The RNA shown here (transfer RNA) has 75 nucleotides and comes from Nanohaloarchaea archaeon H01. It matches the Rfam family "tRNA". The family's RNA type in Rfam is transfer RNA. Gene Ontology term of the family: triplet codon-amino acid adaptor activity. The RNAcentral record of the sequence draws on ENA. Model confidence (mean pLDDT): 81 of 100. The organism belongs to Candidatus Nanohaloarchaea, within Archaea.
Parts: sequence; C1' cells; structure tokens
RNA sequence: GGGUCCGUAGCUCAGUUUGGACGGAGCGGACGGCUACGAACCGUCAGGUCCUGGGUUCAAAUCCCAGCGGACUCG
Repeated sequence: GGGUCCGUAGCUCAGUUUGGACGGAGCGGACGGCUACGAACCGUCAGGUCCUGGGUUCAAAUCCCAGCGGACUCG
C1' cells in the first nucleotide's frame, strides 16, 4: 500500500437485513424495599452529539461519499 470486518450508555454487546413507535439489554452507578446488619434477591431512576464531516430523503444509528481509529488478512 490492497482487501474484509468493526466503531451504539462507564464496560460487554444487540439493533443496520426491510430507513419511520420515546434509541435498547446485561453488568456497573444512585436511591428504595427486604435483613438484626450485610450479601444475594426485588423495584425505581440517571446515564447516548449511535466515531467525525458531508450527501440522499418528508424522515438516517440504519443508505451513499470522504476522513479518523481498531482487528484480521494479502503482498
């Protein structure tokens, strides 16, 4: 340098197939319940410019282009 894949919550990942409902789950965090007190368990809540910029569209995490970062691979 070429190719393929990936980038979504503090962490690990779904969601992209077929664009459309308030963007989700587990773990973690805060608060509450339970308990003699904890752990476990149960409930509630907070937390996201969906990597960046541009384009298409009535509408983009999702499609297109460029860039940045990462993994694997070819030479």